Description: RNAcentral holds the sequence, with entries from SILVA. The RNA shown here (small-subunit ribosomal RNA) has 1480 nucleotides and comes from a metagenome.
[in-house]
RNA sequence: AGGGUUUGAUCCAGGCUCAGAAUGAACGUUGGCGGCGUGGAUUAGGCAUGCAAGUCGAGCGCGAUACAUCCUUCGGGAUGUGGAAAGCGGCGAAAGGGAGAGGAACACGUGGAUUAUCUACCCCUGGACCCAGGAUAGCUGCGGGAAACUGCAGGUAAUACUGGAUAACGUCUCCGGACCAAAGGUGUGAUUCCGUCCAGGGAGGAGUUCGCGUCCUAUUAGCUAGUUGGCAGGGUAACGGCCUACCAAGGCGAUGAUGGGUACCGGGUGUGAGAGCAUGGCCCGGCUCACUGGGACUGAGACACUGCCCAGACACCUACGGGUGGCUGCAGUCGAGGAUCUUCGGCAAUGGGCCAAGCCUGACCGAGCGACGCCGCGUGCGGGAUGAAGGCCUUCGGGUUGUAAACCGCUGUCAGAGGGGAUGAAAUGCGGGUGGGUUCUCCCAUUCGUUUGACAUAUCCUCAGAGGAAGUACGGGCUAAGUUCGUGCCAGCAGCCGCGGUAAGACGAACCGUACGAACGUUAUUCGGAAUCACUGGGCUUAAAGGGUGCGUAGGCGGUGCGGAAAGUUGGGUGUGAAAUCCCUCGGCUCAACCGAGGAACUGCGCUCAAAACUACCGUGCUCGAGGGAGACAGAGGUGAGCGGAACUUAGGGUGGAGCGGUGAAAUGCGUAGAUAUCAGGAGGAACACCUGCGGUGUAGACGGCUUUCUGGACCAUUACUGACACUGAGACACGAAAGCGUGGGUAGCAAACAGGAUUAGAUACCCUGGUAGUCCACGCCCUAAACGAUGCAUACUUGGUGUGAGCCAUUCAGUUGGUUCGUGCCGGAGCUAACGCGUUAAGUAUGCCGCCUGGGGAGUACGGUCGCAAGGCUGAAACUCAAAGGAAUUGACGGGGGCCCGCACAAGCGGUGGAGCAUGUGGUUCAAUUCGACGCAACGCGAAGAACCUUACCUGGGCUCGAACGGCAUUUCAACGUUCAUAGAAAUAUGGAUAUCCCGCAAGGGAGUAUUGUCGAGGUGCUGCAUGGCUGUCGUCAGCUCGUGUCGUGAGAUGUUGGGUUAAGUCCCGCAACGAGCGCAACCCUUGCCCUGUUUUGCCAUCAUUAAGUUGGGAACUAUCAGGGGACCGCCAGCGAUAAGUUGGAGGAAGGUGGGGAUGACGUCAAGUCAUCAUGGCCUUUAUGUCCAGGGCUACACACGUGCUACAAUGGACGGUACAAAGCGCUGCGAAGCCGCGAGGUGGAGCUAAUCGCAAAAAACCGUUCUCAGUUCGGAUUGCAGGCUGCAACUCGCCUGCAUGAAGCUGGAAUCGCUAGUAAUGGCAGAUCAGCAUGCUGCCGUGAAUACGUUCCCGGGCCUUGUACACACCGCCCGUCACAUCACGAAAGUGGGUUGUACUAGAAGUCUGUGCGCUAACCAGCAAUGGAGGCCACGGCCCAAGGUAUGACUCAUGAUUGGGGUGAAGUCGUAACAAGGUA
Repeated sequence: AGGGUUUGAUCCAGGCUCAGAAUGAACGUUGGCGGCGUGGAUUAGGCAUGCAAGUCGAGCGCGAUACAUCCUUCGGGAUGUGGAAAGCGGCGAAAGGGAGAGGAACACGUGGAUUAUCUACCCCUGGACCCAGGAUAGCUGCGGGAAACUGCAGGUAAUACUGGAUAACGUCUCCGGACCAAAGGUGUGAUUCCGUCCAGGGAGGAGUUCGCGUCCUAUUAGCUAGUUGGCAGGGUAACGGCCUACCAAGGCGAUGAUGGGUACCGGGUGUGAGAGCAUGGCCCGGCUCACUGGGACUGAGACACUGCCCAGACACCUACGGGUGGCUGCAGUCGAGGAUCUUCGGCAAUGGGCCAAGCCUGACCGAGCGACGCCGCGUGCGGGAUGAAGGCCUUCGGGUUGUAAACCGCUGUCAGAGGGGAUGAAAUGCGGGUGGGUUCUCCCAUUCGUUUGACAUAUCCUCAGAGGAAGUACGGGCUAAGUUCGUGCCAGCAGCCGCGGUAAGACGAACCGUACGAACGUUAUUCGGAAUCACUGGGCUUAAAGGGUGCGUAGGCGGUGCGGAAAGUUGGGUGUGAAAUCCCUCGGCUCAACCGAGGAACUGCGCUCAAAACUACCGUGCUCGAGGGAGACAGAGGUGAGCGGAACUUAGGGUGGAGCGGUGAAAUGCGUAGAUAUCAGGAGGAACACCUGCGGUGUAGACGGCUUUCUGGACCAUUACUGACACUGAGACACGAAAGCGUGGGUAGCAAACAGGAUUAGAUACCCUGGUAGUCCACGCCCUAAACGAUGCAUACUUGGUGUGAGCCAUUCAGUUGGUUCGUGCCGGAGCUAACGCGUUAAGUAUGCCGCCUGGGGAGUACGGUCGCAAGGCUGAAACUCAAAGGAAUUGACGGGGGCCCGCACAAGCGGUGGAGCAUGUGGUUCAAUUCGACGCAACGCGAAGAACCUUACCUGGGCUCGAACGGCAUUUCAACGUUCAUAGAAAUAUGGAUAUCCCGCAAGGGAGUAUUGUCGAGGUGCUGCAUGGCUGUCGUCAGCUCGUGUCGUGAGAUGUUGGGUUAAGUCCCGCAACGAGCGCAACCCUUGCCCUGUUUUGCCAUCAUUAAGUUGGGAACUAUCAGGGGACCGCCAGCGAUAAGUUGGAGGAAGGUGGGGAUGACGUCAAGUCAUCAUGGCCUUUAUGUCCAGGGCUACACACGUGCUACAAUGGACGGUACAAAGCGCUGCGAAGCCGCGAGGUGGAGCUAAUCGCAAAAAACCGUUCUCAGUUCGGAUUGCAGGCUGCAACUCGCCUGCAUGAAGCUGGAAUCGCUAGUAAUGGCAGAUCAGCAUGCUGCCGUGAAUACGUUCCCGGGCCUUGUACACACCGCCCGUCACAUCACGAAAGUGGGUUGUACUAGAAGUCUGUGCGCUAACCAGCAAUGGAGGCCACGGCCCAAGGUAUGACUCAUGAUUGGGGUGAAGUCGUAACAAGGUA
């Protein structure tokens, strides 16, 4: 610090996601030790059991058990010591400990106030402590009750209670005065000591109050009657509506009241660069709570966790009458939960309560459990290569695990065993000594001895021995680390992208590796990355986002000078900001975690002093912002009224006479009842042609004939006047196209709905004929638009050019030129922008204010509210779901987009196919098998240049298993294999017989070889052409495809390669930010056409001779052959063209613009074809999917298609005669002449290894004869008979011949193919394959045409351009209904909970208050009786909890049915959008 993910690629925008740190965690796997921390986050759910608050005999009385002594009736009693238990009394129990339910509040934090207050214990100071009295518990006796508990009588004490005295430095006060207290105890010889009372002060604590800070929600906008204030009174420690009566009508709220939801707050903690964001567990401070609700009592303090009373729920006991209880103390238990510990030890330390000692203390200190966290240590160290074995991989060579192990040497941490041993202990108490307080038993100081450890053990020594101690996750990218096997869209993985459909680095396993390590992963959560809520630090033309427009309230913000004060601001000082934490520096545990000390910091708040620039404020000025009087001016600005012409429709009339109208074409419709057309005049409604213009006006919507009424605003020029009055603007208010709504009019044209006609598979559309609302007017609503410049308003600044509108100034003959202000356009600079683009009319540079945005879908939907007559508007979510949705630009591809241009592409022609018969291939069907492959063009006379056996891969049957062929090793044998004969058999094969034998070596033996057995290999036309190589087809012989450097662009990319010409051509020329180059084109190669030279045999023969014959002599001219040259290049001339490239014509020439033909096939496309040519990975098979053999099949046949042959005839058939080729082939061959046969053929064998001989006859053609238009003398299928040839063998299943037979067919529907010249058409010849078998194929020559105006259309292609939502690229993409499955949500008669308001009722306990039937020790009066005061108690009243009734509100759950929405490999119907998407 960033990375992954939208695309074919790019840039941007935007979401999702990852890497980091953290946690009171949980889960999975694993687990050696120690230290320090930490551990019920959920049900503030319920709790068994034990413990958690007592203590004081130096306040008081009593005094059990026991012990001692004495007495005794032997039951016991008395005295003393001692002190249990309970009680009265004092102090404590309000602390400590727990929890976070409630609470949005002065609760908390921070800083103030308290002259408005209280304070037990503690400290300091001053003073006081006198005299009296009556009770009561305990106790004793008698009772009630199951118990809890309780009644009566008697008698007793106090530091319990009461009265009196004293009374200020206290309190009250009318300033005269009045009022208020106490307790003693221990102990001494005594002062002391511990207490008590009245005051004052302190410390600490508490109460109250104020400023500021403190979550979400407006789909909560109004709230409030003790409410706000006053007066009087009450009440409190204290101010106060805290309470009561009366008076007034206030108080709070958009700076968010009220309501709803959520939440203890802070110090801090986590994260972060910080600002922030999140959080509040442990520790510390505060608050609140104690089963739920209410209440008071006591007290210094409580409305009280282990106190009281009442109500309620729950639980327990009960003798049914009544009682008892409250773990959110420590342990522990149940429940719920993913989840959180021991019913431990001790008061030794620290601290607390009670004078001391001491007791108590689940505070606390310790131990236990849990890897829950942090930190530390260990599981050895050194050597050790034959790089062992094993594992894994392998190209089989090896590599790797790996110095790792073994092995050798060493050490001894931790754990284990044994032994020593510091510390936490200091005080206090006890005993003794010394000194001081005048002596002292008292007190203080000091010293010696002694007393106290629950728990823990640091550390040291000894012993043994490498011995007891390593895992987890991951390995496709992000992200460090890969191979093999298994699996086969299965099983599974996955944080995101995504893996898996037979070669998975992504699943599972193994090996290896990487990371961390007593842990490692996962999940959850927080911050970060995320500048993805943007204060620091974002945006709004097109990505999400400018309000439709104005006016203006609050608010925000605001020109310029001077003076003042000092709120903000700045500086200094000061108080506070608890401790802990964080940071720094030291220090203590061996280190660290942890702990201690000091410093810094705590960015805050208060007080105070000072400054006066800026902002605000106060005062006073200024004129440039703003306003403004008078003047001039343009305009579809608004409003009402009136007027006008053209067009249209319509009614009546005239003329006229058959159609009109409408369309792609039609029809519906109108028309002989007279339409359309035409003429004149009439009526009506709506809209205003030309002018009209990137012209004008208006805030926007919008505004267009002419005249006029009323009226708004702008601009220009001149500047009097005011003096910042300005800008923006949440709410509010006003305006607001079209459609729509209400009432009433109006209605010519147009025209939703609707009807009809067409189109169509359908056509609820597009087209046509009609046609109603509506469109128009008045009034009233509605309030939305792509209300757009998709660009809020205002102000200022920042290079230019060129139009246009309205003014003004100067100038000119001139609206001529120049200047200036305001508006409105275009082009462009800097700058900005993701790019497109914007660019003084900013999207530039800045300021002010408002509005709005934060991934796509769900959804502008639901619910709620509000507005509306309705339609609907405004406001406006969530669940769920996806990893994208998007913007701009790029390259392609595509378009029923455009332009230019090619090709037998069309057209123009010639001949075919499609019809017939046959041949051949394919499909289909059949079959035991009909082997396999090829399937649009680019499969189908294709692989196959030739299936009777063989081929042969298929089927049936019979055999073989180291195998039909081959290699290695081992074993055994011998020469073997072979040849031949016999038997069996369909053959393969089996059995038997015969036959002949190698080399070296003395020998043993060895070598080569054959065979047997075993084994490692074999073999496979088995699968995968979608694992591959190679080869091939196709686009296409189309003209394209690229690169280097440079330049442009953020980039993908562009440029070059586009443009103007030209070409068959990216061929060439010119131009140009390009310049060059490569693969293609062309040329070079072969062939053919002309000439020359050479070569002359087997070829040739003009001349000479010769012959039956170029037969022979001869010739070397010609033809020909084989070599080698020449020739053609737009070279020449002319036109056109830019003078170029080139093109048109001409000359010459055998040939003219590539002369004809061939070979030659760019980058690539089609997962095109081929595993059956071959090669090859993987898989499968191994007495079979291998191999041998015989027979069969590949040749089947209702049918369909492709390719051909032969025809249908007279341009012909038949017969006879006569010419002229080229290119090939031939020794297992071609085979002549001759002879035989009607013929196929036979016989024969000359010649020829070929310019020599042979195949070999060329056929069309030509010359005659005949046939005469017919199913024929056309046509030859089919069938019969007889033959021939090849071959082991022609039955299935060959070819040929003769005779006989003589089918369909009379030129072929829709459709479709080839061909542009020596071509089509037509005629024959040869060859490959081959024993034999061509209508196929490959070549050859003969005869030899027609047509092309042209590029609109069909097909294919090239270049440029345009649009695109396509990129698997239009055979693309994609929308909606319906059907099915599933998920969440809304509505719904209702139903069931929770919270809460209001009204009424109710009224426990209790405070307060009133009354006094009753009872009554202290005080008063009285001799007494008795009375009084007071008290107890009872009753009444105010208030009030639970409860009840009624009625609302909010919220949650549920609900037959219903609504849309989301999601879901292969459902249905159409085809709405993306191209002009076929109706933009």
Model confidence (mean pLDDT): 84 of 100.